Bacterial RNase P class A from a Frankiales bacterium, 398 nucleotides, folded computationally.
Taxonomically the source falls in Frankiales (Bacteria, Bacillati, Actinomycetota, Actinomycetes).
It was read from a public genome assembly, where an Rfam model found it.
It matches the Rfam family "Bacterial RNase P class A". It is annotated as a ribozyme.
Of the family's consensus pairs, 97% are formed in the model.

RNA sequence: CGAGUCGGCCGGACGGUCGCGGCAGCACCCAGCUGUCGAGGAAAGUCCGGGCUCCACAGGGCAGGGUGGUCGGUAACACCGACCCGGGGUGACCCGCGGGACAGUGCCACAGAGAAGAGACCGCCGGUGCUUCGGUGCCGGCAAGGGUGAAACGGUGCGGCAAGAGCGCACCAGCGCCCGGGGUGACCCGGGCGGCUCGGCAAACCCCACCCGGAGCAAGGUCAAGAGGGACCCUCUCGGGGGUCCUGCGCAGGCGCUCGAGGGCGGCCCGCCCGAUGCCUGCGGGUAGACCGCACGAGGCCACCGGCAACGGUGGUCCUAGAUGGAUGACCGUCCGUCACCGCUGUCCCUCGGGGCGGCGACGACGACAGAACCCGGCUUACAGGCCGGCUCGUCCC
Numbered sequence: 001c002g003a004g005u006c007g008g009c010c011g012g013a014c015g016g017u018c019g020c021g022g023c024a025g026c027a028c029c030c031a032g033c034u035g036u037c038g039a040g041g042a043a044a045g046u047c048c049g050g051g052c053u054c055c056a057c058a059g060g061g062c063a064g065g066g067u068g069g070u071c072g073g074u075a076a077c078a079c080c081g082a083c084c085c086g087g088g089g090u091g092a093c094c095c096g097c098g099g100g101a102c103a104g105u106g107c108c109a110c111a112g113a114g115a116a117g118a119g120a121c122c123g124c125c126g127g128u129g130c131u132u133c134g135g136u137g138c139c140g141g142c143a144a145g146g147g148u149g150a151a152a153c154g155g156u157g158c159g160g161c162a163a164g165a166g167c168g169c170a171c172c173a174g175c176g177c178c179c180g181g182g183g184u185g186a187c188c189c190g191g192g193c194g195g196c197u198c199g200g201c202a203a204a205c206c207c208c209a210c211c212c213g214g215a216g217c218a219a220g221g222u223c224a225a226g227a228g229g230g231a232c233c234c235u236c237u238c239g240g241g242g243g244u245c246c247u248g249c250g251c252a253g254g255c256g257c258u259c260g261a262g263g264g265c266g267g268c269c270c271g272c273c274c275g276a277u278g279c280c281u282g283c284g285g286g287u288a289g290a291c292c293g294c295a296c297g298a299g300g301c302c303a304c305c306g307g308c309a310a311c312g313g314u315g316g317u318c319c320u321a322g323a324u325g326g327a328u329g330a331c332c333g334u335c336c337g338u339c340a341c342c343g344c345u346g347u348c349c350c351u352c353g354g355g356g357c358g359g360c361g362a363c364g365a366c367g368a369c370a371g372a373a374c375c376c377g378g379c380u381u382a383c384a385g386g387c388c389g390g391c392u393c394g395u396c397c398c
Stems, first nucleotide, its partner, number of pairs: 001394010012335007020038007040369001044380002047378005052216004059270004064212005069083005084098001085096004099207002104205002106201003121146002123142008154172006173197001175194008220292004228247008249284007262274004299318008336367004342361008
C1' cells in the first nucleotide's frame, strides 16, 4: 500500500425567532410572566425472560407447552461468556434448530433392476441348444466393473475362484466392549479384543432429562358524580319548585336456597373448598371526571480488586421525559456532510470521439431508520453517511 476479518462509537453543530408538554416561583378566577427540563440505538416488532399488581395457592391421574453439547454468568431466559464436537476458510475468523435412529411406528420425490436386513438393467462365469461364426435362446452361479441417484449395504492391496465376493489375510476407516492416562465436564490421547460393517430424516410421531399457576397498568387502589328511593328544612299560584343529609337505579323473565344455581383449585376427570340480601339473561335510565400506581432503578458514569471472559465485589459521584386525542416541532442565518449537474484543473488509459480515478469553485436539493406510554434484561428487524481500534493474509522497501 492492497485485500479481508472482528469489535466499539457518532448519526448533523452553533445562534436567533415563534410554538408545544412537565415542574418550580410570581401572580392567582382563568389567561399570563420568569426560570428549568423535555426521545432512541433501535423508543419499533411485541418474540422470549423477569420485576410489580390482583386472583389462586388440599391432593391424585391424564393431557398441554417449552428447553436440549458441557461448564459457568444472571433476578430469569429461547440471552451472554469460555470450552468441546462437526463443517467452511491459507489465515484472522465464521457457521451449527448440537439429546436419542439396536425402544417402537413411519417417510425417503425424480431417476433407477433395486431406497433398508435390498436388488440384477448392461455385464462376468459354467453347462447346453442353434448359428450366416458377428452372435443368440434356455438353465444355473456371481456382484468385481458400467449405469441411476442427494444417498446403492466399508476402502486399498495380496491370496483365492469357473467367475466372483470379508470367502481368507494385512493395513486403514467406522461401530461396540474392556483397560490405562488427562480434564470439574462435554470430550481428548494411547493400548487391546470382537463380529467383519449396521444409510438418512426426530423442525415426522415418539422416547429421555429438566423446566412451566392464571390474567395483566384498561393490572390494582382512592375520591368525586349519578338516575331512583328515604328523612328533614325553606318557599308557593297548593299542581309544584329549591336546598341539606343517607343509600347507590328501576322493570321483566329464568335457575336455585343443604336433594343446592353458580364460583374457585391454569385445561379435562376424580376429589376438595366457597356458596343464598344469590346467580344468569333481556329491556330502560344514569355517571363516564380527578388523583395515586408513575419515574430512585436487578439505574448511569468513574476508579480499584477478583475472574480468560460473561460477570461479581468495594468505594466515589450523578438524578436525566412523563403526555392521556396523547408535548419534544417549524422557519431563518453561518458552518459541516452527501448527492446530481456545470465550470476550471491534476494524473492514467486511449480505437483521438472519449473514458477511469481525484482536487478546487459556484448553484440547487437533501440530512438515514425512525417517535417513549408501568418498568427492566435480551433477541430480531430497519438504518444515508462517517469515525476509531485489534487482528490476519499478500506485495514492496529498510